[in-house]
RNA sequence: AGAGUUUGAUCCUGGCUCAGAACGAACGCUGGCGGCAGGCUUAACACAUGCAAGUCGAACGCGAGAAGGGCCUUCGGGCCCUUUCUUGAGUGGCAGACGGGUGAGUAACACGUGGGAACCUACCUGAUGGUACGGAACAACCGAGGGAAACUUCGGCUAAUACCGUAUAUUCCCUACGGGGGAAAGAUUUAUCGCCAUCAGAUGGGCCCGCGGCGGAUUAGCUUGUUGGUGAGGUAAUGGCUCACCAAGGCAACGAUCCGUAGCUGGUCUGAGAGGACGAUCAGCCACACUGGGACUGAGACACGGCCCAGACUCCUACGGGAGGCAGCAGUGGGGAAUAUUGGACAAUGGGGGCAACCCUGAUCCAGCCAUGCCGCGUGAGUGAUGAAGGCCCUAGGGUUGUAAAGCUCUUUCAACCGUGAAGAUAAUGACAUUAGCGGUAGAAGAAGCCCCGGCUAACUUCGUGCCAGCAGCCGCGGUAAUACGAAGGGGGCUAGUGUUGUUCGGAAUUACUGGGCGUAAAGCGCGCGUAGGCGGAAAUCUAAGUCAGGGGUGAAAUCCCGGAGCCCAACUCCGGAACUGCCUUUGAUACUGGGUUUCUUGAGUACGGAAGAGGUGAGUGGAACUCCGAGUGUAGAGGUGAAAUUCGUAGAUAUUCGGAAGAACACCAGUGGCGAAAGCGGCUCACUGGUCCGUCACUGACGCUGAGGCGCGACGGCGUGGGGAGCAAACAGGAUUAGAUACCCUGGUAGUCCACGCCGUAAACGAUGGAAGCCAGCCGUCGGGCAGCUUGCUGUUCGGUGGCGCAGUUAACGCAUUAAGCUUCCCGCCUGGGGAGUACGGUCGCAAGAUUAAAACUCAAAGGAAUUGACGGGGGCCCGCACAAGCGGUGGAGCAUGUGGUUUAAUUCGAAGCAACGCGCAGAACCUUACCAGCUCUUGACAUCCCGAUCGCAGCCGCCAGAGAUGGUGGCCUUCAGUUCGGCUGGAUCGGUGACAGGUGCUGCAUGGCUGUCGUCAGCUCGUGUCGUGAGAUGUUGGGUUAAGUCCCGCAACGAGCGCAACCCUCGUUUUCAGUUGCCAGCAUUAAGUUGGGCACUCUGGAAAGACUGCCGGUGAUAAGCCGGAGGAAGGUGGGGAUGACGUCAAGUCCUCAUGGCCCUUAUGGGCUGGGCUACACACGUGCUACAAUGGCGGUGACAGUGGGCAGCGAAAGGGUGACCUUUAGCUAAUCUCCAAAAACCGUCUCAGUUCGGAUUGCACUCUGCAACUCGAGUGCAUGAAGUCGGAAUCGCUAGUAAUCGCGUAUCAGCUUGACGCGGUGAAUACGUUCCCGGGCCUUGUACACACCGCCCGUCACACCAUGGGAGUUGGCUUUACCCGAAGGUGGUGCGCUAACCUCGCAAGAGGAGGCAGCCAACCACGGUAAGGUCAGCGACUGGGGUGAAGUCGUAACAAGGUAGCCGUA
Repeated sequence: AGAGUUUGAUCCUGGCUCAGAACGAACGCUGGCGGCAGGCUUAACACAUGCAAGUCGAACGCGAGAAGGGCCUUCGGGCCCUUUCUUGAGUGGCAGACGGGUGAGUAACACGUGGGAACCUACCUGAUGGUACGGAACAACCGAGGGAAACUUCGGCUAAUACCGUAUAUUCCCUACGGGGGAAAGAUUUAUCGCCAUCAGAUGGGCCCGCGGCGGAUUAGCUUGUUGGUGAGGUAAUGGCUCACCAAGGCAACGAUCCGUAGCUGGUCUGAGAGGACGAUCAGCCACACUGGGACUGAGACACGGCCCAGACUCCUACGGGAGGCAGCAGUGGGGAAUAUUGGACAAUGGGGGCAACCCUGAUCCAGCCAUGCCGCGUGAGUGAUGAAGGCCCUAGGGUUGUAAAGCUCUUUCAACCGUGAAGAUAAUGACAUUAGCGGUAGAAGAAGCCCCGGCUAACUUCGUGCCAGCAGCCGCGGUAAUACGAAGGGGGCUAGUGUUGUUCGGAAUUACUGGGCGUAAAGCGCGCGUAGGCGGAAAUCUAAGUCAGGGGUGAAAUCCCGGAGCCCAACUCCGGAACUGCCUUUGAUACUGGGUUUCUUGAGUACGGAAGAGGUGAGUGGAACUCCGAGUGUAGAGGUGAAAUUCGUAGAUAUUCGGAAGAACACCAGUGGCGAAAGCGGCUCACUGGUCCGUCACUGACGCUGAGGCGCGACGGCGUGGGGAGCAAACAGGAUUAGAUACCCUGGUAGUCCACGCCGUAAACGAUGGAAGCCAGCCGUCGGGCAGCUUGCUGUUCGGUGGCGCAGUUAACGCAUUAAGCUUCCCGCCUGGGGAGUACGGUCGCAAGAUUAAAACUCAAAGGAAUUGACGGGGGCCCGCACAAGCGGUGGAGCAUGUGGUUUAAUUCGAAGCAACGCGCAGAACCUUACCAGCUCUUGACAUCCCGAUCGCAGCCGCCAGAGAUGGUGGCCUUCAGUUCGGCUGGAUCGGUGACAGGUGCUGCAUGGCUGUCGUCAGCUCGUGUCGUGAGAUGUUGGGUUAAGUCCCGCAACGAGCGCAACCCUCGUUUUCAGUUGCCAGCAUUAAGUUGGGCACUCUGGAAAGACUGCCGGUGAUAAGCCGGAGGAAGGUGGGGAUGACGUCAAGUCCUCAUGGCCCUUAUGGGCUGGGCUACACACGUGCUACAAUGGCGGUGACAGUGGGCAGCGAAAGGGUGACCUUUAGCUAAUCUCCAAAAACCGUCUCAGUUCGGAUUGCACUCUGCAACUCGAGUGCAUGAAGUCGGAAUCGCUAGUAAUCGCGUAUCAGCUUGACGCGGUGAAUACGUUCCCGGGCCUUGUACACACCGCCCGUCACACCAUGGGAGUUGGCUUUACCCGAAGGUGGUGCGCUAACCUCGCAAGAGGAGGCAGCCAACCACGGUAAGGUCAGCGACUGGGGUGAAGUCGUAACAAGGUAGCCGUA
């Protein structure tokens, strides 16, 4: 630091995901040791049990015990005393307000930070002074009651550092300045500890203020003690803290109020930082202690282990009444994914009490449990190659595990055992403690796992599985060869751990302060006016708020960082420093910003003079056209359409002429012309009126820009009321079209469109581009002004508008480009993945329609922009092809042949499937072939190699028996293996045996090779270098011509090249030459015959050459390429034909030609045999043959070819047979012999008929091949004589020696052909032309397609599931208002009852007073209740839309001109 993922590929936008770090974690698998830390995040749920706050006898009385002393004694013991000690409860003092826990509440002066003034502070410290004299009680205790208990009542006695009074009081407090008020405690003993008052300090605390830290505006108004004042009360103290009166304020868009959430901080985690998230452990503060309320005591509490009341819950109960509060430490139940021991000790540190000893202390220090985290250590080290065995893989050679192991030589950390033994402790005291550490002993001994291995991301193979099982963080794997599932081997990573899950930050510049955007990706409000706010021209001066610099205070400690130090190291801990980016204060500086003042004119405005304009409003007015009405002429149609019909018209339409009416809109001018803020504005005239521009530079002197809210305007459409209504025209009706047609087209037609007034407030309201200002090359138009020049209609220049092109710059690209989307500044609005959704709910507005504001659940991994290459288009242009057209002949109808489908069958073997399967594989199924079926049969096999044994009578030939045959049995004939080192050594052959193996036309052509088809013999397909582009890519290859051709020429940021085209090859056509046998014969001779001599001139054969190149001429073209015409020539513009098939496409075809991976079968899916089947037959299709006849049939005559074949062959001639054919055998291994006869042609006849056409079918008799023609061959003769009279829709071939027609040959083959492949004979018609159909090529255009239009894709309906809105209602939480009730409590009042201290009277008893208490009353108030709201949540019959699902249904809306261009608003 980045990476994966949208696409065929690219760039961009944009989301999702990953790699990192962290955690109070949990879960899976695994687990040796130690150190240091941490350990209920959930139910502030409920709690059994124990402990967690006591202490003081030097404050006090009493009881008990011990010890001592004394006395008594019934020897049991009892009594008394205290200088003693212990202990119990009590009075009293101090402490229980600390320490410990938790985070429910709290959005608050609660916290943080920095200040402030009107306060208190026990214990502690300092200072000054004092500590005198009296008094009355109450507990304990005793006695008597009540009660189950808790507890409690009455009477009596008693002490004090408990309580009360008096005195004194410098200072103290109050004061009206006269005065008034107010204290104490002793203990014990000679030294202290105490006590009181006051001042001061320290510590701790209370109060006030500035600033800071959170989400919602779908919470916009809140507030009546509320805000302030005066007075009083209250408090330690200020203060509406409380009360009375007065005033009417206070808070809020800089977010009040309300709702939700939350303890705050130092800090922790992350991050480069800025930030973001969090607030466990440690530390500071706050709040709370079952829930709510309340006070008491006290220096301090409204009090966790105190009190009172109310409530819920739990427990005890004798039912009358009582008790309790673990959010202290352990522990229990419960909840939960989840969090420990009912441990030890006060030894240390600290706290409370005490003079102290000491006591208490679940604070604390330790131990236990837990891999929860961080850190450290170990599980051995060295050597060891025949690279052991085993495993795995394998191309069978080997590789790998792997120096790994074993073996050999060593060591002993840790753990174990034995011993010793610190520091924490100061003189003593050690829970920890079997401590740490040290020494010794034995032995490699006790100690390795987890995850991953398709890419991201380090790490690969085999087997199993077969879209199954499963994996998955994202992309995605799995449908028979899975590096992605499971296992194994191997490898990678980390390591006592490892992986997963969850969460946070990061990456994410994906909320952008640092650091983003808004023309088309999400995003500029429809437009203006303007409030608050933000920002703001030039000069001078003052100030010093912002700003900058220095100083001071503070910023707790810990943490982080730096430097050291201590535990062996580290984690950890300690010391020092720095830092804590902040706040406050002070001094100074004054450039900039702000504030005050004074000037200025350039921003802005005013004035004056001109100018243009569909700018607005109102009133008036004009002509053309449409329609209607009246009248005339006139006659049969008119309208309308792709074609029609509905419609109008003989009751007179349409057409035409004249007259009239009404409404609406304003042709030409008219223009990327004008005006307006936008919406928008168009005949003409008048009235009123807004803005703009130019000139003058006279005036004001920053008066400006923007603009949240707010206000106004705002097309069409719609709504309300009233008019108006010619044309047009939603709805509606009819006619067409169509499978349907609720549409497109046509005929009609109502709202509406028009006017007035009032609403609505939206549009693709668009330049998809907010407003303002400045700056930054130009050129060419156009509109409105001004100026200058002259030649007076031009040129130049300037200001303001409006366009085109274009540089810099910018942009993802397209593009923008002084009218910016460039460079800067200011202000406003808006965006943050797609869908859900501009939807729901709520609010506001509206008469309504609806508008505006505006979510979430859920779901997907994309959605999108621009550009590229293709493909496609019922887009365009150019061009070609038997593509159409023009012609000729067919197919489709019949019969038959043949192939296929289907059906049938034991089997009808298998493959081929639009063109490009179907007379195809098959160039030939009776057996064989043959792969199929039935039956029989063999099992190392019909075939190959190796091994063992035997034989060399093996093999072959001829038989016989059984059998369907394979096969089995048996007889005869024949005679023989070769080499040799002479060894049964080697080779060969055969038989028998064993196992390795053979064998498979079994599967997969979607695992493959090879071969083939097809587009297509179409003219294309690419590369190198260069250039252009961010890139995919482009250029070249496009363009202008031309060609059969990317053929050639020209041009050109291209220049060249390759595979294709063409040519080179074969063949046909002409000639020459060479060579003449089996070929030929002109002349010579000869014959029945080129038969023979002779010859090679000719034909012919087969070798070599020549020839054709737009070479020549003319025209045309651009002086090119070329084209047109001509000459010559056998042939003329690639002369005809063939071979030749670019890059690629179709997972095209073939595993049954062959080869081959993998899988499968192995007494069978292999081998052999017999028989059957592939030949079936209601039917359907393809390809053919023969016909339907006279261009013909039949008969006759008998002329003229060329390929090619032949020894298991062709077979002449001759003979036989009506014939197929037979007999016989001459010739020929072929220019020699033979197949071999060519047929159409020509002549005659038939005369239009199911025929003298046609030949199917069938009968009889034969021929040939063959082991064998039944299933199931071909042929012959005689007889039979079916359909068929030229073929519907549709469809095929062919452009010249072609179609058509005629025969001939060959391969396969024993035999069998209408098929296939070849050969020659006869031998046409037509092509205007490229509009259309099909296919193809090039350029261009659109695209939402890229599996590429057989594409993509929308909506309803049906089914399943999911979340959600509405919903009669119902349940609960929170909250508001009004009223009722009014516990405890303090306060106020009263206080007839009760009453020790003090006062008065009294000798006393007592009485009275002051004061106090109970009680009662009042206001306040918790809980509770009633009524009415608000708000949130749960459930809810039914219902609405939404989303997602397998190959459902109906259509075809969109993407191409998507077949009616699409889209926006509205009805």
Predicted 3D model of a 1467-nucleotide RNA (small-subunit ribosomal RNA) from an uncultured bacterium. The sequence is in RNAcentral, with records from ENA.